Predicted 3D model of a 129-nucleotide RNA (SAM riboswitch aptamer (S box leader)) from a Saprospiraceae bacterium.
Rfam family: SAM riboswitch aptamer (S box leader). Its family is annotated with regulation of gene expression in the Gene Ontology.

RNA sequence: UUUUUAUAGAGAAGGGUGAAGAGAUCGGGCUCCAAGCAACCCUGGCAACCUCCCUAAUUCCUUUAGGUAAGGUGCCAAUUCCCGCCAAAAUAUUUUCUAAGUAGAAAAUAGUAUUUGGAACUAUAAAGA
Numbered sequence: 001u002u003u004u005u006a007u008a009g010a011g012a013a014g015g016g017u018g019a020a021g022a023g024a025u026c027g028g029g030c031u032c033c034a035a036g037c038a039a040c041c042c043u044g045g046c047a048a049c050c051u052c053c054c055u056a057a058u059u060c061c062u063u064u065a066g067g068u069a070a071g072g073u074g075c076c077a078a079u080u081c082c083c084g085c086c087a088a089a090a091u092a093u094u095u096u097c098u099a100a101g102u103a104g105a106a107a108a109u110a111g112u113a114u115u116u117g118g119a120a121c122u123a124u125a126a127a128g129a
Base pairs, nucleotide, nucleotide: 001129002128003127004126005125006124007123008122013043014042015041016040017039021032022031023030026084027083028082029081044076045075046074049072050071051070053067054066055065056064057063085118086117087116088115089114091110092109093108094107095106096105097104098103
């Protein structure tokens, strides 16, 4: 760098150096920020993906479920901050038909302020190349 699988509405902040940006990228929105951004360092914490260990099932291995948090990662504003692509619902407009009620039905189009599902992207872990 890439492939596969899994997860991403939960959770967890203080200090020092530093000095203007940051929220992955592009566009839009929104937000954080001199009451100090990014980055680096220290300490603390969260979580439980992997390893070790423990318990139960199993004759054993494997596997499954649970626990622990010692080790390897990861993470510690806002849902991956939200939207973008597809589909559905809802909405609006137009046309046609039925009817003659300020109604109903069908089709087409539009578009994002809304909802739902999916995809993509991204991030992380584990395994492989």
The sequence was found by an Rfam model in a public genome assembly. The coordinates come from a structure-prediction model, not an experiment, and the mean pLDDT is 78.